[in-house]
RNA sequence: GCUCCAUCCAGAGCGGCCGAGAGACCUGGCUCGUUGACGCCGCAGCAACCAUCGCUCUUGCGAGGGUGCUUCCGCCGGGACCGAUGGAAU
Numbered sequence: 001g002c003u004c005c006a007u008c009c010a011g012a013g014c015g016g017c018c019g020a021g022a023g024a025c026c027u028g029g030c031u032c033g034u035u036g037a038c039g040c041c042g043c044a045g046c047a048a049c050c051a052u053c054g055c056u057c058u059u060g061c062g063a064g065g066g067u068g069c070u071u072c073c074g075c076c077g078g079g080a081c082c083g084a085u086g087g088a089a090u
Base pairs, nucleotide, nucleotide: 001090003088004087005086006085007084008083013043014042015041016040017039021032022031023030025079026078027077028076029075044070045069046068048067049066050065052063053062054061055060074082
C1' cells in the first nucleotide's frame, strides 16, 4: 500500500513558531481566518480502537502504554464507492 471489520451529530485547550488562506477531491453554497486561522512544536486534556497489568469473578472498574483526537453533523446539497481513524490479515 491492497483487502476485510468497526466508527465518524458526544467529549476535550493553552503557550510558542509560521504568515494567508482553510474546511480530503470536483462543484454550488456556507462557515472560520492578520482579534493570526490552516500547519508544526511543547505541555495538558478527551476517550474511539488495540494489547498488557491489577481488582472483580456478574461482567465491570482502574492504571499506564501504542496510535488517534481536542471550530462547525466528515459544515450542507449534488457527483465520485469517496475521505479520516482504529483493528486484523497479507